[in-house]
RNA sequence: AGCGGGAUGGUGCAGCCAGGUAGCACGCCGGACUCAUGCUCCGGAGACCGCGGGUUCGAAUCCCGUUCCCGCCA
Numbered sequence: 001a002g003c004g005g006g007a008u009g010g011u012g013c014a015g016c017c018a019g020g021u022a023g024c025a026c027g028c029c030g031g032a033c034u035c036a037u038g039c040u041c042c043g044g045a046g047a048c049c050g051c052g053g054g055u056u057c058g059a060a061u062c063c064c065g066u067u068c069c070c071g072c073c074a
Stems, first nucleotide, its partner, number of pairs: 002072006010026004020057001028044005050066005
């Protein structure tokens, strides 16, 4: 070279098969509670999905190319 899996907020993961508002937990910020911290509860910010192109009214999702990581084969 060939084959398979993976890349999505700060971190760990779902969502992709079957296109239609990008979600969960932890973390972060603010508030309630407390003498205070923590616990608990409420609210909020934060990713437009590895990159480039195509199809489509519409792409994280389908198609093509490509980068990186892990594994298989030799």
Molecule: transfer RNA
Organism: Geobacteraceae bacterium